[in-house]
Context: one part of a larger RNA
Order: sequence, then structure tokens, then C1' cells
RNA sequence: CGUCGAGUCUUGAGGGGAUUCUGGGAUAGUACGAGAGGACCUCUCGGAACUGACCUCUGGUGUACCAGUUGUCCUGCUAAGGGCAUCGCUGGGUAGCUAAGUCAGGAACUGAUAAGUGCUGAAAGCAUCUAAGCACGAAGCAGUCCCCAAGAUUAGGACUCAAUAAGCUUGGUUGGAGACUACAACCUUAAUAGGGUCUAGGUGGAAGUCCCGCAAGGGAUUAAGCCGAGGACUACUAAUCGAGCGUCA
Repeated sequence: CGUCGAGUCUUGAGGGGAUUCUGGGAUAGUACGAGAGGACCUCUCGGAACUGACCUCUGGUGUACCAGUUGUCCUGCUAAGGGCAUCGCUGGGUAGCUAAGUCAGGAACUGAUAAGUGCUGAAAGCAUCUAAGCACGAAGCAGUCCCCAAGAUUAGGACUCAAUAAGCUUGGUUGGAGACUACAACCUUAAUAGGGUCUAGGUGGAAGUCCCGCAAGGGAUUAAGCCGAGGACUACUAAUCGAGCGUCA
């Protein structure tokens, strides 16, 4: 830009992906075979690698967080804190992101076939799977499964809305999205983000005061205190006021 207003949901021409390998058990030590050995078919239970999704579990990370601790400087000093030292170091760790963790997948079936196996059967009184006709037959081919897909210019379909419109954009609060853009949620008729209250959860028992101990330290108050990216509720703050595009009815 087109698809001759717009929104939502779609069909699938066409294209891509996957369709892998392997062990055990039963049938059965059966058929077969002198023996040694040892099945087809059918049923069933696993495994490997690969692929996709997810974070309940097991873990990793987690420069939000909590605790311990060394040196030094500072808050006048004690105590309590703050800065710096790789996040100073160490022990843990929510959300998120993750694999080594969890779940799922390959199938079955159908169609047409290859090599091959046949039926009927002449040319050629026989024979012959082939010449007419008919039936089988592969991890392969086409479907079935997953993904993209109407610029499929052959531009498809359904529903709904539409006349100062329907709708879209701009602007703002944002994240499940993200380099930007795009996408998605919300914009007061509002829970979109922040804040507040509570909480799953994390850390692990704050400070102050009191008691015990010569002291280092220990105990009580106290499953405290602090945090809480997750969850619930709540308009306190910010989503103001607007503008533009869009009218073949």
C1' cells in the first nucleotide's frame, strides 16, 4: 500500500516439524531341529536419546531479604547503628528464571504403492501374477498428530456494530509483553501501578529493660524483631483535561 467502514472468531490452498533406537516378561524352551540351538504371530512392562511445556517435588541462582562475623572510618563516648573492603566474607533464602527436577509426546488406523507374493486368464487348445480384470504387500509416499498460514492479488467465511458514526490513534498507570517497536491489562461507571492493612513464605529469637555470672557470656520478656518480587482487601497517590484520524449509508 492492497484486500472497497470496523471489531471479534475462524476455514485452510500452501509450507514446516515430528514420525528414532532399544531391553525384559508371557505365549514357549512351544513350532522347527539328530543335537546344538531356537522362533513367526499376539499380548504386556520398561529404558535411552530427542522434542515440548512447567516449577508441586529435588536442587541451582536469587547484588530484594534475614542472621552471623573480620578490619577500618564515622554517628562525642558505652550500647546500638551506618559507610567501605568482590554483594567484604560466611550460613540460609521468597518471587522470577532455571535442570540435574516434574509432566507429556513418537502410536494406532486409513488410502495409493515399491521390490515381492498371488487369483482368474488368453494371445499361444498347454503353461503363464498380465496382455483385459482382481487381491495383497514396506521404518518409505499421502492422510491422521503439532506449528505457521487469505499478499491464497483466486486477497475466502461467520457473527456483531456503524452515520458527527462504529472504531482506531495519540496521552497516562503498567506487565503475564518487551532492545526500540509491537503485544496485553487498565484509565475514576477504576484495583493498572505505588502506598496502607492483613497474609503464604524467608530469616531464626530484635532493641530496650530485668535476672545470673568477676568476666567473656547466658537467661526472661519473645516462635520475637525485621523482611515479604507471591496472595487478599482497600481509592490514600497517580492514571487530568483533551486532541486527531475515520463519513461512496
The part of an RNA shown here (large-subunit ribosomal RNA, domain VI) has 249 nucleotides and comes from a bacterium. RNAcentral holds the full RNA, with entries from ENA. Its mean pLDDT, the model's own confidence on a scale to 100, is 87.